Predicted 3D model of a 73-nucleotide RNA (transfer RNA) from an Anaerolineae bacterium. It matches the Rfam family "tRNA". Rfam describes the family as follows. Transfer RNA (tRNA) molecules are approximately 80 nucleotides in length.
RNA sequence: GCCCACGUAGCUCAGGCGGUAGAGCACCUUCUUGGUAAGGAGGCGGUCAGCGGUUCAAGUCCGCUCGUGGGCU
Numbered sequence: 001g002c003c004c005a006c007g008u009a010g011c012u013c014a015g016g017c018g019g020u021a022g023a024g025c026a027c028c029u030u031c032u033u034g035g036u037a038a039g040g041a042g043g044c045g046g047u048c049a050g051c052g053g054u055u056c057a058a059g060u061c062c063g064c065u066c067g068u069g070g071g072c073u
Stems, first nucleotide, its partner, number of pairs: 001072007010025004019056001027043005049065005
């Protein structure tokens, strides 16, 4: 230099053929206990890497950029 994959909550990851962004863990509150752990109930937390384009509508499709990983020379 060229090619491919990935980027979504603090972490690990879902999200069919574009139609109101989710789960588990963690965290907070609460119930239970003499107290802790475990367990039950509820809750908080998202510019979906960035910019632009297509569309009535984009996490999803297209282009460029950035980052991470891998391959080729």
The same sequence occurs in records of 3 taxa. The organism belongs to Anaerolineae, within Bacteria.